This is a predicted structure of a 408-nucleotide RNA (Bacterial RNase P class A) from uncultured Gemmatimonas sp. The source organism's lineage runs through Bacteria, Pseudomonadati, Gemmatimonadota, Gemmatimonadia and Gemmatimonas. Model confidence (mean pLDDT): 75 of 100. Rfam family: Bacterial RNase P class A. Rfam describes the family as follows. Ribonuclease P (RNase P) is a ubiquitous endoribonuclease, found in archaea, bacteria and eukarya as well as chloroplasts and mitochondria. The RNAcentral record of the sequence draws on MGnify.

RNA sequence: UCGGCCGGACGGUCGCGAUGUGGUGCGCUUCGGCGUGUUACACCGAGGAAAGUCCGGGCUCCACAGAGCAGGUUGCCAGGUAACGCCUGGGCACGCGCUGCGAAAGCGUCGCGUGACGGAGAGUGCCACAGAAAACAAACCGCCGCAGCGCGAGCUGCGGUAAGGGUGAAAAGGUGGGGUAAGAGCCCACCGCGUCAGCGGCAACGAUGACGGCACGGUAAACCCCAGCCGGAGCAAGGCCAAAUAGGCGGUGAGAGACGGCUCGUCUCGAUCAGGAUGUCCUCGGGCAUCGCAACCGCGGGUAGGCUGCUAGAGCGUUCGGGCGACCGAACGCCGAGAGGAAUGACCGUCCAGUGCGCUGCGGGCAGCUCGUCGCGGUGUACUGACAGAACCCGGCUUAUAGGCCGG
Numbered sequence: 001u002c003g004g005c006c007g008g009a010c011g012g013u014c015g016c017g018a019u020g021u022g023g024u025g026c027g028c029u030u031c032g033g034c035g036u037g038u039u040a041c042a043c044c045g046a047g048g049a050a051a052g053u054c055c056g057g058g059c060u061c062c063a064c065a066g067a068g069c070a071g072g073u074u075g076c077c078a079g080g081u082a083a084c085g086c087c088u089g090g091g092c093a094c095g096c097g098c099u100g101c102g103a104a105a106g107c108g109u110c111g112c113g114u115g116a117c118g119g120a121g122a123g124u125g126c127c128a129c130a131g132a133a134a135a136c137a138a139a140c141c142g143c144c145g146c147a148g149c150g151c152g153a154g155c156u157g158c159g160g161u162a163a164g165g166g167u168g169a170a171a172a173g174g175u176g177g178g179g180u181a182a183g184a185g186c187c188c189a190c191c192g193c194g195u196c197a198g199c200g201g202c203a204a205c206g207a208u209g210a211c212g213g214c215a216c217g218g219u220a221a222a223c224c225c226c227a228g229c230c231g232g233a234g235c236a237a238g239g240c241c242a243a244a245u246a247g248g249c250g251g252u253g254a255g256a257g258a259c260g261g262c263u264c265g266u267c268u269c270g271a272u273c274a275g276g277a278u279g280u281c282c283u284c285g286g287g288c289a290u291c292g293c294a295a296c297c298g299c300g301g302g303u304a305g306g307c308u309g310c311u312a313g314a315g316c317g318u319u320c321g322g323g324c325g326a327c328c329g330a331a332c333g334c335c336g337a338g339a340g341g342a343a344u345g346a347c348c349g350u351c352c353a354g355u356g357c358g359c360u361g362c363g364g365g366c367a368g369c370u371c372g373u374c375g376c377g378g379u380g381u382a383c384u385g386a387c388a389g390a391a392c393c394c395g396g397c398u399u400a401u402a403g404g405c406c407g408g
Base pairs, nucleotide, nucleotide: 001408002407003406004405005404006403008351009350010349011348012347013346014345016045017044019042020041021040022039023038024037025036026035027034028033047387051398052397054396055395056394057393058392059234060233061232062231071230072229073228074227075226076090077089078088079087080086091117092115093114094113095112096111097110099108100107101106118225119224123223124222125219126218127217140165141164142161143160144159145158146157147156148155149154173191174190175189176188177187178186192214193212194211195210196209197208199206200205238308239307240306241305248299249298250297251296252295255269256268257267258266259265260264275293276291277290278289279288280287281286315334316333317332318331319330320329321328322327352385353384354383355382356381357380358379359378360377361376362375363374364373
């Protein structure tokens, strides 16, 4: 430095939650039980991150012909997977370390790390500051030529020059040589770059050869283009039972039920102080009709509340088999919380680990000795044992983490 693993152990006492069995109090009961409280015993009771809720899925409900547009998201290649923005293997680029070749530029081997790593020859935009110039390149200093002036050093003007200096994140290939007035791919060799060809590889890509004097700056975590994928909401999903009160619907002042020989008959039960509003008649006492306000009966939705969903699963362990690996397959074994304002804790003892102090053994440096110091132990004592806690369930990522173990 990278990767993996553990994350206090055992015993006792008390306490808390779930389940099972038994006892017991209360309530209900169709007398079978059910609900609730309590009690005894048995058995079980947080994590590697239960966290952040950042991705992906299962499950549930709602929506949904198909296609396109819009929007979102992902982006080297191949594989794994239920799926992923995750993982594995490979490729490429960059950085660091160790080195090899070369005069240099530069090119490699091995190890480790990092990478929003499709497209800049489809189009549009942008490139701060500095600088003369930032993309149809550019002359500030310098260099060179010519002309003018000056005794001279030099100055001025015109032109050439991108080799040198300077600015910058970036200055229009690099190194060496030739060439030139000075220079320049102007020419040559090598390197880099580009195009093409066949070769290797599933592919990303690699390596080789030929050709090209170099043309094509950067930026897509700028718009954009290309390709793949994507319906919405979430266990407060969803399902069942269902109080009071207030709405809704239906019925009721005379009938309802049962039985039989069923257009009908018999039997039994039944309010009778039966209200209100409107209309009408009248012998003024009431009668009749309508409404459905009150009252009574019944039904239905829904709220409170309760039950469920709920934990046996893309599960865990061992051993084989396949694969470089992620992972997959087989056999055998195991059951490891299911609460619901929410249990999983506290104390004591022994041990373990670490730190401080005391005592002490061995060893190193010094010629020797003492003290001191450093390293490795032994022992006594005191203190400490992190991060953090399930809430429908899984797969990832990220973040937190005292201390310890193993491997490269």